[in-house]
RNA sequence: GCCCCCUCGCGGGGCUGGGUGCAAGUCCCAACCGGCGGUACAGCCCGCGAACCCCGACCUCCCGGCCGGGGCCGAUCCGGUGGAAUCCCGGAGCCGACGGUGAAAGUCCGGAUGAGAGCGAGGGUGC
Numbered sequence: 001g002c003c004c005c006c007u008c009g010c011g012g013g014g015c016u017g018g019g020u021g022c023a024a025g026u027c028c029c030a031a032c033c034g035g036c037g038g039u040a041c042a043g044c045c046c047g048c049g050a051a052c053c054c055c056g057a058c059c060u061c062c063c064g065g066c067c068g069g070g071g072c073c074g075a076u077c078c079g080g081u082g083g084a085a086u087c088c089c090g091g092a093g094c095c096g097a098c099g100g101u102g103a104a105a106g107u108c109c110g111g112a113u114g115a116g117a118g119c120g121a122g123g124g125u126g127c
Stems, first nucleotide, its partner, number of pairs: 001127002004124007016030004031107002033096002035048004043094002052071005058065002076092005098110003
């Protein structure tokens, strides 16, 4: 230094102003935000995670919990620089789970003091 194993820690941001209305942080105009790994620095290139749905194993009297597998899974172009950029610079665009709500939600409340891609530290066997 590398592989594997164990323990611990960390691990998601955002409604400001105005309009309509009895009522909207949900509609309308403008505003604001951008998880993780890869790659020339990426919300919209490739891959992953969360949510949601299905199947199977195990635990449970039930509710349900937990592990594994599968499904589903949004959105970008033009110009410039360069050896190389849908990643940088300039410009113009676009996208955003489920349940709740007096009224439709990326931004409010809730599952969630959860889970998690992964990142870091420490320890152990082996090479």